[in-house]
RNA sequence: GCCCGGAUGGCGAAAUUGGUAGACGCAAGGGACUUAAAAUCCCUCGAUCGUAAGAUCGUGCCGGUUCGACCCCGGCUCCGGGCA
Numbered sequence: 001g002c003c004c005g006g007a008u009g010g011c012g013a014a015a016u017u018g019g020u021a022g023a024c025g026c027a028a029g030g031g032a033c034u035u036a037a038a039a040u041c042c043c044u045c046g047a048u049c050g051u052a053a054g055a056u057c058g059u060g061c062c063g064g065u066u067c068g069a070c071c072c073c074g075g076c077u078c079c080g081g082g083c084a
Base pairs, nucleotide, nucleotide: 001083002082003081004080005079006078007077010026011025012024019067028044029043030042031041032040046057047056048055049054060076061075062074063073064072
């Protein structure tokens, strides 16, 4: 230099047919149970603003296409692999 794969909550990891983003697991918080704990069960769990209701934003970064993008297109960054 060229080619291939990857980047999604605190962590791992799904969703690619373009149509509600965060399933599922772990971690964390609250509760039940227990003399107490562990285990088990139930609920919650992205960010910002807001007393709240709610609003806006959020898939590595910047653009583009589209009514609509994690998904398609262009450029870039980082990580892993292959060829020279």

Background:
This is a predicted structure of an 84-nucleotide RNA (transfer RNA) from Halopseudomonas sabulinigri. It matches the Rfam family "tRNA". The prediction has a mean pLDDT of 80.